[in-house]
């Protein structure tokens, strides 16, 4: 140098048939309960989907660049 995956909340993953227009789960903040504190209840904040740019009416999905991590070939 060539490929092959992945990249999405603090961390761990779903979603990729392009359209109800971004979820769970754990963390974290508060309520309530408890004598405190851990469970537990209930309810809240947080991400414009790694980063540009195409395509399109409409992109987290398609398509081209770049980065970064694992692997594998040379």
């Nucleotide at each position: 140098g060539c490929g092959a995956u992945a990249g999405u909340a603090g961390c761990u993953c779903a979603g990729u048939u392009g359209c109800u227009u971004a979820g769970a789960g754990c963390a974290c903040c508060g309520u309530c309960c408890u004598u405190c504190c851990a469970a537990g209840u209930c309810g809240g904040g947080g991400g414009u989907c790694g980063c540009g740019a195409g395509u399109u009416g409409g992109a987290a999905u398609c398509u081209c660049g770049c980065c970064u991590a694992u692997c594998g070939c040379u």